c-di-GMP-I riboswitch aptamer from Pelolinea sp., 85 nucleotides, folded computationally.
The prediction has a mean pLDDT of 85.
The sequence was found by an Rfam model in a public genome assembly.
RNA sequence: GAUCGAAAAAAGCAAACCCGAUGAAAAUCGGCGGCGCAAAGCUAUGGGUCUACCGCGUUACUACCAUGACUGCCAGGCUGCUGUG
Repeated sequence: GAUCGAAAAAAGCAAACCCGAUGAAAAUCGGCGGCGCAAAGCUAUGGGUCUACCGCGUUACUACCAUGACUGCCAGGCUGCUGUG
């Protein structure tokens, strides 16, 4: 230095519920809270999942549709703490 991730140490993040706001919705942001996480740090690149305003279609409704969303769904890329072996 790299790889793996036992114990410890120093830190970090923050699920669900609830409150407020944004949004058509999925969801996101802030507060509370703490389920958990060795990348639960960043990235929408690949796959997958969710939503359907608009559009299409219908007598009407359902249905279809991503340019929208999810990185705490899986993987890839970039970066980081520690150091038994």
Record summary:
Rfam family: c-di-GMP-I riboswitch aptamer. From the family's description: GEMM was predicted in a large-scale screen for bacterial structured RNA regulatory elements. Genes associated with GEMM are involved in a diverse array of functions, including chemotaxis regulation, signal transduction, secretion and chitin.